Predicted 3D model of a 479-nucleotide part of an RNA (large-subunit ribosomal RNA, domain I) from freshwater bacterium LH6-2.
Context: one part of a larger RNA
RNA sequence: GGCGCACGGUGGAUGUCUUGGCGUCUAGAGGCGAUGAAAGACGUGGGAACCUGCGAAAAGUCCAAGGGAGCUGGUAACCGAGCUGUGAUCUUGGAAUGUCUGAAUGGGGAAACCCACCCGCAAGGGUAUCUGCACCCGAAUGCAUACGGUGCAGAAGCGAACGAGGGGAACUGAAACAUCUUAGUACUCUCAGGAAAAGGAAGCAACAGCGAUUCCGUGAGUAGCGGCGAGCGAAAGCGGAGCACUCGACAGACGACAUGAACCGGCUGGAAUGCCGGGCCUCAGAAGGUGAAAGCCCUGUAGGUCAGAGUCGAGGUGCCUUCAAGUAGGAUCGGGCUCGUGGAACCCGGUCUGAAGAUGGGGGGACCAUCCUCCAAGGCUAAAUACUCCUAGACGACCGAUAGCGAAUCAGUAAGGCGACUGAACGAUGACAAGCACCCCGAUGAGGGGAGUGAAAGAGCACCUGAAACCGUGCGCUU
Numbered sequence: 001g002g003c004g005c006a007c008g009g010u011g012g013a014u015g016u017c018u019u020g021g022c023g024u025c026u027a028g029a030g031g032c033g034a035u036g037a038a039a040g041a042c043g044u045g046g047g048a049a050c051c052u053g054c055g056a057a058a059a060g061u062c063c064a065a066g067g068g069a070g071c072u073g074g075u076a077a078c079c080g081a082g083c084u085g086u087g088a089u090c091u092u093g094g095a096a097u098g099u100c101u102g103a104a105u106g107g108g109g110a111a112a113c114c115c116a117c118c119c120g121c122a123a124g125g126g127u128a129u130c131u132g133c134a135c136c137c138g139a140a141u142g143c144a145u146a147c148g149g150u151g152c153a154g155a156a157g158c159g160a161a162c163g164a165g166g167g168g169a170a171c172u173g174a175a176a177c178a179u180c181u182u183a184g185u186a187c188u189c190u191c192a193g194g195a196a197a198a199g200g201a202a203g204c205a206a207c208a209g210c211g212a213u214u215c216c217g218u219g220a221g222u223a224g225c226g227g228c229g230a231g232c233g234a235a236a237g238c239g240g241a242g243c244a245c246u247c248g249a250c251a252g253a254c255g256a257c258a259u260g261a262a263c264c265g266g267c268u269g270g271a272a273u274g275c276c277g278g279g280c281c282u283c284a285g286a287a288g289g290u291g292a293a294a295g296c297c298c299u300g301u302a303g304g305u306c307a308g309a310g311u312c313g314a315g316g317u318g319c320c321u322u323c324a325a326g327u328a329g330g331a332u333c334g335g336g337c338u339c340g341u342g343g344a345a346c347c348c349g350g351u352c353u354g355a356a357g358a359u360g361g362g363g364g365g366a367c368c369a370u371c372c373u374c375c376a377a378g379g380c381u382a383a384a385u386a387c388u389c390c391u392a393g394a395c396g397a398c399c400g401a402u403a404g405c406g407a408a409u410c411a412g413u414a415a416g417g418c419g420a421c422u423g424a425a426c427g428a429u430g431a432c433a434a435g436c437a438c439c440c441c442g443a444u445g446a447g448g449g450g451a452g453u454g455a456a457a458g459a460g461c462a463c464c465u466g467a468a469a470c471c472g473u474g475c476g477c478u479u
Base pairs, nucleotide, nucleotide: 001478002477003476004475005474006473007472008471009470015464016428017427020399021398022396023395024394025393026392027391028390029388030387031158032157039101040100041099042055043054044053046079047078049075050074051073061095062094063093064092065091066090070083071082072081106115107114108113116127117126118125119124129155130154131153132152133151134150135149136148162193163191164190165189166188167187173180177227203210204209214241215240216239217238218237224232225231245315246314247313248312249311250310255306256305257304259303263278264277265276266275267274279296280295281285287299288298289297318380319379320378329353330352331351332350333349334348335347336346339365360375361374362373363372364371415422416421435463438450439449440448441447
C1' cells in the first nucleotide's frame, strides 16, 4: 500500500409526513378611481428589527348589532404599565381621521422633494388640462369672429382573461420558389361590458314552405375554391340550447345557529384511540384533532330551526321612429365571402357619376322573361354563448420538498445586469421545552465528560429516519 471484518466520522439519499401548490366542478363577483385609485415612500407600539394593521386622531377613534371572560396582532419570549360584567379583547355593518408620492391636477422636479399666489383672525379652503352647456369681455375690421375669462357638469389613471373596431408580419408549408400557405394568426393602437358583438328579413327557400340574432350537434371534409399544387373549405335543411311576460302548482338554495345521538372496565404501555370483555347510538360509520389506530373524548357530520333563492306546467312571445338621396345603381380600382377575375352574382370601401317614389323598388349566382319572396339607405333589444385578476364550497386512479406555482420557509426576496430583464436555495427535536440545574476538563472558549429531564438524548436547537460516494481507528490476511 491492497483486501476483508468491526466500530466511527462526514454526507443528506430513502421512508413516513404536510402548513403549500395543481386541476375540475358548483355558486358568487365581475370592477376600483378627482369623495384622489392601483402601486408605493415615510412614519406609527413603553422597550420594536422585520411582517401584519394603521396614518400626526397612526396594531388605532366613534356608533349600532352580535358575543360573554379574559385581553394588550405575528416571528416571540421577557420586563414594565394597563384595559375588562358601567361588558373589554373579538366578529359584522356604518361613521371619523387618513402624512408624502402616484392619473397627480397651483408651478417645478432627478417619484415620495423644492417653490408659490388668492380668500380667511385662525382652522382651513381654492388655483392643472380637455370636452359640453350657460354667460362675460373683445382685436386686426364696421357688424361679427378669433383670442382671453367666469360658473356648472363630465373626462382622465389602474386592472387577468374574454369582446368590438383600426393597422398588420415573418419564420414555416408547398419537400426549391414568386400566386398560394402560415393568417387576418402573432404583435400593436383605440374603445366597451359583465359579458361583448349580432339581432326583428330590401332574409332563406323553391312552386312546398320557413319566419330576428346567438351557441351546440349534424349536414360535411360534402358543394365548391385551388401554380386544380400544397392546401383552403361553406350554406340551406334537420336535431337541440334559449326565447323578457302572465297564471297555476311545487319547493326550500346560500347563509346563520352555545340545535344536534351514543362507553365503560381489565391488560400492555411514557401515553390507549391498541388487545380482551361487556354495552350503546345511527337520517350521524364524512373528516380533523386528542401522548399509538376513537361512530359513542373534542370539533364536527346527517337531520333540524330561521329565511325564501328557485323549479315545473300551461298560455303568450319583440319594440321605438320624423319611414330614411349624393342614397340604390353604374364605371374604375381594391377588399370580404367556399369563390385566387373567373360566366361572378351578393356584401364593404376609394375616385368619377347617379335613379325610381308602392301603378315603385331590392333579391332569387352573368343577363332577359315569367313566377316567388322581401321592403335598403333611422334606432334599441334580455336569454341561450366567451372568460376568471378575485371570493366561497366541494371533489381528485393530481404532486408530496431536485416533486407540486418561480415561490410550503418574510419570494419576484437574496443575488446578477448600465439597462430592458434574469432570478435561486433553505420544511420535520419532543406527547409536552420538560430546550440539560449543578459538577469536571478547557482560554471566564469552542467542544466534551458526568449529573438531571424524557419512553428514547446514539431525539441536545448542526436536533425523525440517516443510504452511498468520501475520511478515519482497531484487528486479521497479504505485498